Predicted 3D model of a 525-nucleotide part of an RNA (small-subunit ribosomal RNA, 5' domain) from an uncultured rumen bacterium. The coordinates come from a structure-prediction model, not an experiment, and the mean pLDDT is 83.
Context: one part of a larger RNA
RNA sequence: GGAUGAACGCUAGCGGCAGGCUUAACACAUGCAAGUCGAGGGGCAGCGCGGGGUAGCAAUACUCUGGCGGCGACCGGCGGAAGGGUGCGUAACGCGUGAGCAACAUGCCCGUAUCAGGAGGAUAACCGAUGGAAACGUCGCCUAAUACUCCAUAACAACAUGGGGGACAUCCCUUUCGUUUGAAAGCUACGGCGGAUACGGAUUGGCUCGCGUGACAUUAGCUGGUUGGCGGGGUAACGGCCCACCAAGGCGACGAUGUCUAGGGGUUCUGAGAGGAAGGUCCCCCACACUGGAACUGAGACACGGUCCAGACUCCUACGGGAGGCAGCAGUGAGGAAUAUUGGUCAAUGGGCGGAAGCCUGAACCAGCCAUGCCGCGUGAUGGAAGGAGGCCCUAUGGGUCGUAAACAUCUUUUGUGCGGGAGCAAUAAGGGCCACGCGUGGUCCGAUGAGAGUACCGUACGAAUAAGCAUCGGCUAACUCCGUGCCAGCAGCCGCGGUAAUACGGAGGAUGCAAGCGUUAUCC
Repeated sequence: GGAUGAACGCUAGCGGCAGGCUUAACACAUGCAAGUCGAGGGGCAGCGCGGGGUAGCAAUACUCUGGCGGCGACCGGCGGAAGGGUGCGUAACGCGUGAGCAACAUGCCCGUAUCAGGAGGAUAACCGAUGGAAACGUCGCCUAAUACUCCAUAACAACAUGGGGGACAUCCCUUUCGUUUGAAAGCUACGGCGGAUACGGAUUGGCUCGCGUGACAUUAGCUGGUUGGCGGGGUAACGGCCCACCAAGGCGACGAUGUCUAGGGGUUCUGAGAGGAAGGUCCCCCACACUGGAACUGAGACACGGUCCAGACUCCUACGGGAGGCAGCAGUGAGGAAUAUUGGUCAAUGGGCGGAAGCCUGAACCAGCCAUGCCGCGUGAUGGAAGGAGGCCCUAUGGGUCGUAAACAUCUUUUGUGCGGGAGCAAUAAGGGCCACGCGUGGUCCGAUGAGAGUACCGUACGAAUAAGCAUCGGCUAACUCCGUGCCAGCAGCCGCGGUAAUACGGAGGAUGCAAGCGUUAUCC
């Protein structure tokens, strides 16, 4: 000098864009953050409509009724493995980069081919009974399905057999024949939407390897499933991943093992570069979800807002027993030098479900707070004297300086205030018009919807009006005098100032530097 997720002191007009718990992965009140589908199902708690009955002249009231719209709870499907958070752990195939899988999986999506025949038993809800303070159960009866089970049929599946081709050692591809296992589901508004199997694609993942990726040798030896083999088990798959048996190996000064530290990368800062340092925001990968362990379901989890067990902590309790997990968004306490609102909207983008309308979405988009940073603008412009008053200084009837500064005159109106207008972000949905063809799809034109917001922006009126500080002035280092103080009070980055004329302390005048900031502290180069 540059830089910062900064903090502190003094000061502060505006806007745009960004950023905002670096500390206690400390504890958390409250609200919200993952639902959706009635075009899978039985139904009908609530709401609306229709119908019946009773009372009433009627309005209406009460009541019955799933007939319709729809729909709480329930069964079922898809989604809750994404998105969002954090950096505890991890020195590791964790990450980066380059390869490999002839050792693998892949819901939704796309393509190709084929199929969907028959049968059955339950169960939730509901109803009845019953236990409990509650959380939540238990028993009995009934019922449905795209829930579940069985049979049939089916292969490029598995196994065995024969032939052909290829390679990278185990092998791979193709073909013949035989045996075995193994599928399905319906709904409909009749337009469609779904179901099953196999193969292929795409995407995403799993595994393996080369190289790279901290400190300490004041850590020198480490290792028993350890290293390898045969055989099995397990897995989507390879493998001591696990197991029985056999062998005695394996790693290490090219740093094993141990201890300490740490998420990695793209990148960021600095530097002429080489290098050094950092890894906050954004993107990719990994790990974690009160602590530890475990599996279940599922295409996918060993699952942040799922389950079970143990533990610590907090809460409820009728003392028998229960409930909870903000490292989601806000917010609270604590810690700390220090870090924001218990805001608005699904309008856009994206996600889940749905045929759609739509519903959900603290993802997201916006708004609020903070000079935390970067950038931009303003605090006026031009003219105006031998130069007032006042302050300060001096060699003091005088002169210098603040100083064209002010006053004053003319001008402008960014900004500000008032008034008026006022966006883009919106693409489309339902529906409609037209066109095309492979005839139910596509294209095109119209056609609701805006949180932000009466915001940005524009116009107009007024009036210099609403707007400057901070640090420094001994040398380094741009900027000097007076007064006070008297080794005191104090300053200080280094050298050093201060003991009676201090350009170094404190004040004043003046000056210098930067400027809505300026200094200080901390850290990196």